[in-house]
Context: one part of a larger RNA
């Protein structure tokens, strides 16, 4: 490579924009490149296959036919793909009227505990643990009352809930500002899907440079434990956890399951939004489109499961896999301030 495949066995990129390239609705006319038929050149010999013929046979030698092509030219067919004109509305996008939302970004602002300061009352213990000490406290700890500083985080609603492409997003106003969701059939009229490279975006940690710093908290210090204890526990504690800017680009970034479109039994629960009955409303039936859950027929899988949110059934387009170790490394090459990160191997082994 070719086949087969990628929830769990190797193997879906962390996620999104969009180039190039691949693919691409319904309906008419042309066109005839792609397809298809037909005539014709060529495809030397020699090999191959069939046939004959011939040294007793074979090899192998002569003759004849065939076969081998993404192959040329000229006729010609037009279904389907292209091209080209012209039309549609059902994909797909805009308009109008309206809905839910922890979606972002900025500014404000609130109450609870925690810490720590200051004052009061007020005496000996508090504090920790299996049990204990280290540690705090007669310089008056803890316990209670008042008052002040500060930083972080938003109890209860709270949901199997509900927003974002992902990573993620939870107090409360306010101001920017991004998608969805439904209903109208009002406008455009295939603008459409995928997307190699490109470009953003991307939890923690970590890195620069300036703030901040209550709690909690790697290192690090003490105290227990134990043979030992560089650890589980306890007392302290520093980077950092916050913020503004830059960077870094991994993660079991997981639904372990790319995207997009159409199909295929029911059953149930639940958010949003239409509609219909009823006198409003609040409950209830009923039907329908979006989104989250569960169960399960067919089908599907090694099995486990999956089952309209598919892992079914089918089409397009990317990405990726190829036996364990060696290795997600060497080298090199691009990227970072570093750390490191991306790309990606072979001896040799079983």
């Nucleotide at each position: 490579u070719u086949g087969g495949g990628c929830g769990u066995a190797a193997a879906g990129a962390g996620c999104g924009c969009g180039u190039a390239g691949g693919c691409g609705g319904c309906c008419u006319g042309u066109u005839a490149a792609g397809u298809c038929a037909g005539u014709u050149g060529u495809g030397a010999a020699a090999u191959c296959u069939c046939c004959c013929g011939g040294c007793u046979c074979a090899a192998c030698u002569g003759g004849g036919a065939g076969a081998g092509g993404u192959c040329g030219a000229c006729u010609g067919a037009u279904a389907c793909u292209g091209g080209u004109a012209g039309g549609c509305u059902u994909g797909a996008g805009g308009g109008c009227a309206g809905c839910a939302g922890a979606g972002g970004g900025a500014g404000g602002u609130g109450g609870a505990a925690u810490u720590c300061c200051c004052g009061g009352u007020g005496u000996a213990g508090c504090g920790g643990u299996g049990a204990a000490a280290u540690g705090c406290g007669u310089a008056g700890a803890g316990a209670u009352c008042g008052g002040g500083a500060g930083g972080a985080a938003c109890a209860c609603c709270a949901g199997u809930g509900g927003c974002g492409a992902a990573a993620g997003c939870g107090g409360c106003c306010u101001c920017c500002u991004g998608g969805g969701c439904u209903g109208u059939u009002u406008c455009u009229g295939a603008c459409g899907c995928u997307g190699a490279g490109g470009c953003g975006c991307g939890a923690a940690a970590g890195c620069g440079u300036g703030g901040g710093g209550a709690g909690c908290a790697a290192a690090c210090a003490g105290g227990a434990u134990u043979a030992g204890a560089u650890a589980c526990c306890c007392u302290g504690g520093u980077a950092g956890u916050c913020c503004a800017c830059g960077c870094u680009g991994u993660a079991a970034a997981c639904u372990a399951u790319g995207g997009a479109c159409a199909c295929u039994a029911g059953g149930u629960a639940u958010g949003g939004g239409g509609g219909g009955u009823a006198u409003c409303g609040a409950c209830c039936c009923u039907c329908u489109c979006c989104g989250u859950g569960c169960c399960g027929a067919a089908g599907u899988u090694a099995a486990c499961g999956c089952c309209a949110u598919a892992a079914g059934u089918g089409u397009c387009c990317c990405g990726c896999c190829u036996g364990g170790g060696g290795a997600g490394u060497a080298c090199g090459g691009c990227c970072g301030c570093a750390a490191g990160g991306c790309u990606a191997a072979a001896a040799c082994u079983c």